[in-house]
Overview: RNAcentral holds the sequence, with entries from ENA and SILVA. The RNA shown here (small-subunit ribosomal RNA) has 1517 nucleotides and comes from an uncultured Bacteroidales bacterium.
RNA sequence: ACAACGAAGAGUUUGAUCCUGGCUCAGGAUGAACGCUAGCGGGAGGCCUAACACAUGCAAGUCGAGCGGUAAAUCCCUUCGGGGAUGAGAGCGGCGCACGGGUGAGUAACGCGUAUGCAACCUGCCCUUUACCGGGGUAUAGCCCGUUGAAAGACGGAUUAAUCCCCCAUAAGAUAUCGGAGCCGCAUGGUUUUGGUAUUAAAAUCACGGUGGUAAAGGAUGGGCAUGCGUUCCAUUAGUUAGUUGGCGGGGUAACGGCCCACCAAGGCGACGAUGGAUAGGGGAUCUGAGAGGAUUGUCCCCCACACUGGUACUGAGACACGGACCAGACUCCUACGGGAGGCAGCAGUGAGGAAUAUUGGUCAAUGGGCGGAAGCCUGAACCAGCCAUCCCGCGUGCAGGAAGACGGCCCUAUGGGUUGUAAACUGCUUUUCUGGGAGAAGAACGGGCGAUACGAGUAUCGUUAUGCCGGUAUCUCAGGAAUAAGCAUCGGCUAACUCCGUGCCAGCAGCCGCGGUAAUACGGAGGAUGCGAGCGUUAUCCGGAUUCAUUGGGUUUAAAGGGUACGCAGGCGGCCUGGUAAGCCGGAGGUGAAAACUUGUCGCUCAACGACAAGCGUGCCACCGGAACUGUCGGGCUUGAGUACAGUCGAGGCAUGCGGAAUGUGUAGUGUAGCGGUGAAAUGCAUAGAUAUUACACAGAACCCCGAUUGCGAAGGCAGCAUGCCAGACUGAGACUGACGCUCAGGUACGAAAGCGUGGGGAUCGAACAGGAUUAGAUACCCUGGUAGUCCACGCCGUAAACGAUGCUCACUCGCUGUUUGCAUAGGAUGUAAGCGGCUCAGCGAAAGCGUUAAGUGAGCCACCUGGGGAGUACGCCGGCAACGGUGAAACUCAAAGGAAUUGACGGGGGCCCGCACAAGCGGAGGAACAUGUGGUUUAAUUCGAUGAUACGCGAGGAACCUUACCCGGGCUUGAAAUGUGAGCGAAGUUACCCGAAAGGGUGAUGCCCUGCAAAGGCGCUCAUGUAGGUGCUGCAUGGUUGUCGUCAGCUCGUGCCGUGAGGUGUCGGCUUAAGUGCCAUAACGAGCGCAACCCACAUUGCCGGUUACUAACGGGUAAAGCCGAGGACUCCGUCGAGACUGCCGGCGCAAGCCGCGAGGAAGGUGUGGAUGACGUCAAAUCAGCACGGCCCUUACGUCCGGGGCGACACACGUGUUACAAUGGGGGGUACAGCGGGCAGCCACUUGGCGACAAGGCGCGAAUCCCGAAAGCCCCUCCCAGUUCGGAUCGGAGGCUGCAACCCGCCUCCGUGAAGCUGGAUUCGCUAGUAAUCGCGCAUCAGCCAUGGCGCGGUGAAUACGUUCCCGGGCCUUGUACACACCGCCCGUCAAGCCAUGGGAGCCGGGGGUGCCUAAAGCCCGCCGCCGCGAGGAGCGGCCUAGGGCAAAACCGGUAACUGGGGCUAAGUCGUAACAAGGUAGCCGUACCGGAAGGUGCGGCUGGAACACCUCCUUU
Repeated sequence: ACAACGAAGAGUUUGAUCCUGGCUCAGGAUGAACGCUAGCGGGAGGCCUAACACAUGCAAGUCGAGCGGUAAAUCCCUUCGGGGAUGAGAGCGGCGCACGGGUGAGUAACGCGUAUGCAACCUGCCCUUUACCGGGGUAUAGCCCGUUGAAAGACGGAUUAAUCCCCCAUAAGAUAUCGGAGCCGCAUGGUUUUGGUAUUAAAAUCACGGUGGUAAAGGAUGGGCAUGCGUUCCAUUAGUUAGUUGGCGGGGUAACGGCCCACCAAGGCGACGAUGGAUAGGGGAUCUGAGAGGAUUGUCCCCCACACUGGUACUGAGACACGGACCAGACUCCUACGGGAGGCAGCAGUGAGGAAUAUUGGUCAAUGGGCGGAAGCCUGAACCAGCCAUCCCGCGUGCAGGAAGACGGCCCUAUGGGUUGUAAACUGCUUUUCUGGGAGAAGAACGGGCGAUACGAGUAUCGUUAUGCCGGUAUCUCAGGAAUAAGCAUCGGCUAACUCCGUGCCAGCAGCCGCGGUAAUACGGAGGAUGCGAGCGUUAUCCGGAUUCAUUGGGUUUAAAGGGUACGCAGGCGGCCUGGUAAGCCGGAGGUGAAAACUUGUCGCUCAACGACAAGCGUGCCACCGGAACUGUCGGGCUUGAGUACAGUCGAGGCAUGCGGAAUGUGUAGUGUAGCGGUGAAAUGCAUAGAUAUUACACAGAACCCCGAUUGCGAAGGCAGCAUGCCAGACUGAGACUGACGCUCAGGUACGAAAGCGUGGGGAUCGAACAGGAUUAGAUACCCUGGUAGUCCACGCCGUAAACGAUGCUCACUCGCUGUUUGCAUAGGAUGUAAGCGGCUCAGCGAAAGCGUUAAGUGAGCCACCUGGGGAGUACGCCGGCAACGGUGAAACUCAAAGGAAUUGACGGGGGCCCGCACAAGCGGAGGAACAUGUGGUUUAAUUCGAUGAUACGCGAGGAACCUUACCCGGGCUUGAAAUGUGAGCGAAGUUACCCGAAAGGGUGAUGCCCUGCAAAGGCGCUCAUGUAGGUGCUGCAUGGUUGUCGUCAGCUCGUGCCGUGAGGUGUCGGCUUAAGUGCCAUAACGAGCGCAACCCACAUUGCCGGUUACUAACGGGUAAAGCCGAGGACUCCGUCGAGACUGCCGGCGCAAGCCGCGAGGAAGGUGUGGAUGACGUCAAAUCAGCACGGCCCUUACGUCCGGGGCGACACACGUGUUACAAUGGGGGGUACAGCGGGCAGCCACUUGGCGACAAGGCGCGAAUCCCGAAAGCCCCUCCCAGUUCGGAUCGGAGGCUGCAACCCGCCUCCGUGAAGCUGGAUUCGCUAGUAAUCGCGCAUCAGCCAUGGCGCGGUGAAUACGUUCCCGGGCCUUGUACACACCGCCCGUCAAGCCAUGGGAGCCGGGGGUGCCUAAAGCCCGCCGCCGCGAGGAGCGGCCUAGGGCAAAACCGGUAACUGGGGCUAAGUCGUAACAAGGUAGCCGUACCGGAAGGUGCGGCUGGAACACCUCCUUU
């Protein structure tokens, strides 16, 4: 330089992860519609539905320079009858009407696109060239006169013209025919030249210049025809075709052709998809996309088709003709009922349909078209305007300054702050737009008129003149004035943007996931914010994202997906060397690929949209030249692929026949006697008519022990006693032969376990169904006893299995180790080699698990199959089958998932190891009684509230007669019982009397005068007002704090490293050990933290110190006695600091840690005992009524005070206790010994009284000083087994005490009474040592006490533990899982209910297409032709064909339908429990039978089953 500008993802399956996979979103687009909103301009677009029906107007005419010729009007003339001139309309004739414009019904076709061909063709007007244009004739419209009809119109008579029509002449050419010669083509054939014969042309007009006519040739334009290639879906459409395919001859056409006809032949098309059905105009292009693709065909351009529906031809250069004709049909209109008229899918417009799509506008000024010589006329083509935000583009709604950051709104932690927000106000500026005034285009120049110039005419040129719908528009300018102009959607994530209020699974939202059940950024409103902006959202549709149909660019072991297996035609693919060829392939250049569009550049509208010009692009097709590597093809050769032959080896390979023993059953006979059999346990069953057992003999059928295996063979299914025959295969060796003969394989064919079917046999065993017995709630099952089909054989069907390696076949390549089978080599071994069968592993692959020379690795070839789950392998159709059924194989509807692998947990009627008063071994209780107490229930005016498995229930409560008190009834108060701010008034404060009342409270009085000397102010009090108080009202599922439980269980984690894509793992696993994740060893881990342990407290031993109120050995004193006193500092004790215990020592075992020992020592020994101490967490566990606190609620009450009642009720039920039932006891008498604690409104010695509770006095003590009686025990006596001298409930009486008050509703004492109860069913609780049991004592609360409760204290003081199978709970490892709200999980089917779509269905209705028969209009053609015409021709008649109509049978498609089948969906229906754990009978597949249902059982198969074991069943949340 050239080329190139281009590619994003997210949400949603899970506790989490990776993968598979669907659904959904973000983007762009539209002829759109709908909602809200709306200032202007430019450019574009505008019935997608009913090719439904149309009122009205317009959309194709023009030419007097083709012809005849006239009315009105005007002018002229006039004899007033009229004549003449000009001459419209109508008519004849010419050209046009086949263009332009509309629509998309039909059409799957040479229709369209593209490329070719026509030697098989036509072409008016236009251009070029050549030649010609002589003569004659007859009609007909019009006009005139009539007839008829409502009309449309029709008919008759007379007369007439032409560039109308006809005849004759001329004939280059053309055509036909008969000949000659040359050249050319792929063929039919074409072409040039030449001769004879026959037939066929013409029109005039005029301004005299022309214009026109005829014939021929050529060109141009436009068309016709043919062919290659391309052109939707369905195979649940597989066969189709009679003019069908071809030929010969003819007809027809502009022309080829079966286009048509006669005859002959029997072909033609089709899995490379014929035929049929459905759908559809095709293309340029448009949208999207990185592209490849996908979707679309509106506007513009090209082609096609159609013109109310169907058919037909006529005219013509051209039509089978949108605004022509004829016929038929449907419909509409007119009608005098006899007949007529019509075709907006032209422009407007109307109705209808619809979510939806415009004016019954202007002009021929421009562009274009028709006619004309021209002027011109016509032109709903066209150009303009109108309507519509339908789209694209542009502009504006102001700009700058302006903080007291105003007011208002909203929010908050609320004296205040934040935000709206420089936003507003206010000041200055600007004027696009707007309003008013003024100016004002380009688009117009050809042609024409006039004049001039050049030359002969006429043309050309110049000058001049006229012409604008849009439009007085665009545009410019002046003036005025911020003046006239902002909305819509969204704000949980995806996705940009957050708060308050309302609501309370309601109302509602939602594209997906999902929000809403009282604190909703998700609903509705508000404030604010975000996005876009004259628009913004929604809906619909298309592409994208989706590599989610994968050519680019996917997969198939387990996610969807390998055919059950083999053989094999077509097809696809194919070894080495060489020669030719050039179809594929590559290069070059040619033609074409319309324009517009698109891309790039430049230019024009002020910019842009839009437009102009130029270039590119159009990736294609056709023909040409060149190349020859590869593929193909033709030829020659080769041996390594493949095969053949030879030698050997191997095997449960197949088929057939024969033989054998064991076992089983049966029969006969013998021995023998009472049971056998069966199970978890039983029963049914068999047996005294002799079973079972045992012996002998006989018979029958089926299967083949050991060998036997992780073995072998086979294509798969499958194959096992022995022998024989036949058949097949693989491998090895050697290297003779053929010479690519190969691989794969749709369709096809064969084989194909078990079950099942048919016919005939056979029948021992086993054994669906069935019967009985059990089990059970039931048991159509699992277990047991029987037992039919079947299991076996022969022949024939069936054709499916978890037919599995869930892995198609073939070939090649790619590290190793190891076992084994059969060969070969080797003397043997080692070893090597080949083919198999297995295990492990590298690289690599894989989502992972895993695979890994037997690939799931790396490549090649071919086949089969998959595309979310359910519906469903179902329905319908077709094919196969005797049937069962098999093969093929959908849709509606519905869901936001369904799945795979792996991870962490949890769980298991899985496993292993271990622990715990878990069981067991023991002791004592509970469950029975009475009472106490708590709870449920019931009751009640109220029985206040909370706690509810373990972990509520003598719990909150460690004290309910009032109070407490929260409840009920009644009576009161309302700034309140208590707290506090402000304002006002009164008054100090305060004290006190009386009245009503149950009290609270209310009422009426009296007294009182502070700080100062007065006032004010202040303090204090009362009243009023206000801000507030108050609430045991709600929410423990808004919370803090505290607590229970798992559990004093040994666990729970982190950092770094390592492993894994990741969740996560490792560490923390393993071995040993421990009470312990306590240690030790080992180790991709190394360390650490919270727990464990230790540190703390108490108890046990002891030392030092200290010594009163404690103590008392010695001394002294003293008493009835006593540490009573002096005294002592020894002892006990008190209490501070120490010591001590650490497996330290010894022996044994062990690597160590550690364990063991009636070891030593020691007060204590292996954690000494007890306490305190509770990891990460779990239970939305408990508590809003202890307290605190968010939100909500009440405010003369849900607040507060008072009196009374209730919390104490009582048919019942449960929990926790007390006392008992007695003699290890009760009673009486005597007698001994604690510790913890408590005490002044108290403990109370002592004295007195009382039987006693207690009372009256009263010393001491705020306490090592005083006080608070220990009991069981021990000694003596009594009771004698009984409802008692047991037991004490209940009741009666009399008292005591506390307290304002013991009625509801206290405790105590005495006397009397003397209930149940004689050891407690199923079941269940505590406890392993100073423990259980038993005995009393103290304390808190408290006036008193309902305490038998709770918390402590000491006294007396046991038994047992073999052991870990089982129950419960727990820890670790492992395993399975469909569980994760985590087994109280998940989940299946019938039935019942509602809704939805769908299959079948007697029929009924509709539709398109085909077939046969009958009939047949118009019309072309053919024939006849006596009527009309001179003729050309016409009328008429007949024939053929056909639209249409009718009849008939059948097929197909659709709709509907009594009834019927299953399916799907739907918070809380019924029955069971099938599956997931060994799911409690392992599950699943095929098949058969059975059963309410899941399902069960038989036979065969699979592992996608756990475990290594033991009595069966046992459901749910």